[in-house]
RNA sequence: GCGGGAUUAGUUUAGUGGCAGAACCCCAGUUUUCCAAACUGGUGGCACGAGUUCGAUUCUCGUAUCCCGCACCA
Repeated sequence: GCGGGAUUAGUUUAGUGGCAGAACCCCAGUUUUCCAAACUGGUGGCACGAGUUCGAUUCUCGUAUCCCGCACCA
């Protein structure tokens, strides 16, 4: 330099052109003599920019970061 893949909550991940879900963590409550466990509720997220569209997390282009392969140089 070329090609491919990934990027969603603090962490691990699901998802689809029409309100973004789950688990763990965290917070509050119930229960308990206390703790733990259990149960209930809550906070918090689509890497960034542009485009297409009535509507973009999803499609297109670019950028960034990470991973894999190839090539070149030494």